Background
Predicted 3D model of RNase P RNA and transfer RNA as a complex of 459 nucleotides. Rfam match: Bacterial RNase P class A. By type it is a ribozyme.

[in-house]
RNA sequence: AGAGCCGAUCGGAUGAUCGCUGGCGUGAUUUUCUCAUGCUGGAGGAAAGUCCGAGCUCCACAGAGCAGGGUACUGGGUAAUGCCCAGGCGGGGUGACCCGACGGACAGUGCAACAGAAAAAAUACCGCCAUCGUCCUCGAUGAGAGGAGGAUGGUAAGGGUGAAAAGGUGGGGUAAGAGCCCACCAGCGUCCAGGUGACUGGGCGGCUUGGCAAACCCUACCCGGAGCAAGAUCAAAUAGAAAAGCGCUUGAGGGUGGCUCGCCUGAAGCUUUUGGGUAGAUCGCUAGAGGUCGCAGGUAACUGCGAUCCCAGAUAAAUGACCAUCGCUGAAGAGAGGCUUCUCUCUUCAGAACAGAACUCGGCUUAUAGGUCGACUUUGCCC
RNA sequence: GGGCUCAAAGCUCGGUUGGCAGAGCAGCGGACUCUCAAUCAGCGGGCCGCGGGUUCGAGUCCUGUUGCGCCCACCA
Numbered sequence: 001a002g003a004g005c006c007g008a009u010c011g012g013a014u015g016a017u018c019g020c021u022g023g024c025g026u027g028a029u030u031u032u033c034u035c036a037u038g039c040u041g042g043a044g045g046a047a048a049g050u051c052c053g054a055g056c057u058c059c060a061c062a063g064a065g066c067a068g069g070g071u072a073c074u075g076g077g078u079a080a081u082g083c084c085c086a087g088g089c090g091g092g093g094u095g096a097c098c099c100g101a102c103g104g105a106c107a108g109u110g111c112a113a114c115a116g117a118a119a120a121a122a123u124a125c126c127g128c129c130a131u132c133g134u135c136c137u138c139g140a141u142g143a144g145a146g147g148a149g150g151a152u153g154g155u156a157a158g159g160g161u162g163a164a165a166a167g168g169u170g171g172g173g174u175a176a177g178a179g180c181c182c183a184c185c186a187g188c189g190u191c192c193a194g195g196u197g198a199c200u201g202g203g204c205g206g207c208u209u210g211g212c213a214a215a216c217c218c219u220a221c222c223c224g225g226a227g228c229a230a231g232a233u234c235a236a237a238u239a240g241a242a243a244a245g246c247g248c249u250u251g252a253g254g255g256u257g258g259c260u261c262g263c264c265u266g267a268a269g270c271u272u273u274u275g276g277g278u279a280g281a282u283c284g285c286u287a288g289a290g291g292u293c294g295c296a297g298g299u300a301a302c303u304g305c306g307a308u309c310c311c312a313g314a315u316a317a318a319u320g321a322c323c324a325u326c327g328c329u330g331a332a333g334a335g336a337g338g339c340u341u342c343u344c345u346c347u348u349c350a351g352a353a354c355a356g357a358a359c360u361c362g363g364c365u366u367a368u369a370g371g372u373c374g375a376c377u378u379u380g381c382c383c
Numbered sequence: 384g385g386g387c388u389c390a391a392a393g394c395u396c397g398g399u400u401g402g403c404a405g406a407g408c409a410g411c412g413g414a415c416u417c418u419c420a421a422u423c424a425g426c427g428g429g430c431c432g433c434g435g436g437u438u439c440g441a442g443u444c445c446u447g448u449u450g451c452g453c454c455c456a457c458c459a
Base pairs, nucleotide, nucleotide: 001379002378003377004376006374007373008372009371010370012326013325014324015323017321018320020042021041022040023039024038025037026036027035028034044354048365049364051363052362053361054360055359056227057226058225059224063261064260065259066258068223069222070221071220072219073087074086075085076084077083088102089100090099091098092097103218104217108216109215110212111211125159126158127155128154129153130152131151132150134148135147136146137145138144167185168184169183170182171181172180186208188205189204190203191202192201193200194199231283232282233281234280241274242273243272244271245270246269253265254264255263276458277457278456290309291308292307293306294305295304296303297302328351329350330349331348332347333346334345335344336343337342384455385454386453387452389450390449393408394407395406396405402439410426411425413423414422432448433447434446435445436444
C1' cells in the first nucleotide's frame, strides 16, 4: 500500500426570520373557556415489521383435565424470552473469523416419483466361480486343450441404476468371494480418567441395526383469554324498538372466541340478528426492569453501591419552511509542492440515505447515502 | 393504533399423506353455414407475489419480505 474480518459510534452544525404543539408564569376578566405575551421542552437507530418476551388493565387473587400451540447441545444472565454471554460438537474459510430449528429413526405408523435385480433387516440384470449334460474346432482315434450355449448351485469382488445400495481402505484367505480372519479408520456397547455439564482421552468387546421428525409422532419443559378502540368517570341523544332461540331455581345464560369439570354470579333474564341514537370531555398518559458518570464483583452477558439528570405526549394528529455561514462528498478549471500513480490552496456547479412517536419497556428481524475510532488477519514492496 | 385472511393462465377458482401444475370462461386458427352466432374437434399461454432454507425433490413444509382486502368505538 492492496484485499479482508470483528466491535463500537456519528448519521450534519451554528445563527436570523416566519410558523406548529406540550408545560409553567403574567395580563385581558375573580373561576372555567378564549386570546395576547414571556420562559422552557419537542422523533429514531431503527420510532418500522408486529415476530417473540414482559409490565399494566379487565375477566376467579387465574384453578384441574383433555385438546391446541411453542421451545429443543450444555452451563449461566435476566422481570421474562424463541434474546444475550461463555463453552461443547458439526460445517465453511489460507487466516482474522463466520454459520448451525444442534433431543429421539432397535416406541409405533408412514414416505422415497422416475430409473434400477433390489429402497430396508431384501435380492441377483450383466458378471465371477463350481458341478452336470449338449454342440463346434484342433487332434488319425483316445487322452487332452479351446470356444459357444443350457440347467442347478455358490457369491456380492467388479460393472450398471439412482439423491441414497446394507460399514470404508489395505492385506491374508478362497473354486470365486464375503468381518470369513487381521491392521487402521467410522460407528455401537461397556469400563477407567478429566470436566458442574454438553463432551473429550484411553482400554476392552462382539464385528455393524441406512435417509426423512421444517411427515405424523415420542420424550422433557413452558403457555388461561383478550388487548389502551384494555379499562374507569362524566356528558349528549333515541323507537330504551322488532324478530328468532334458550330459560324462570331439578338453575337458562353470563363471567372475552375450543370441550368437560370446578368457582363466582344469577332471573323476567340472557344470546344472536335487524333497526335507532351519540360520535364529545377527563383520567389511563408518560419518573421508568429510566439515562449518564464513578467504584466494586464477574472471563463475559450482567449485577450491586454511590453521585447526578428529568429528556415529546399529539387525537386528524405538532416536531416545519426559507435564508446565510461553516463542515462532508463528487465533477470541472487555475496555481503550488512532489513530479509515475498523489498532496495542498482557491473558484464554480451538483449532491446528502433509510425513514417518522400514538400505553410503556427488553429483544429479534428488516431498510439505511456517507463517514469516524479501535483490535486483528492476509498478500505484495522497502529497510 | 390493534387483530386476521389472501396472493397460481388475461379473469374466476380446484390442487392432501411433498413426486412431470389442472378446470371453466376468454384468446387463436380449423370444420359446419351463403354469412354470423351456437355447436364440434384442437392449439397456445404459468418460473404458483418475491428472497432464503429443510428435503433426492417444494404450489404444498419453515422463515424473512412486499402488496391487496376485511374486522374492531360507546348507549340502550
Model confidence (mean pLDDT): 79 of 100.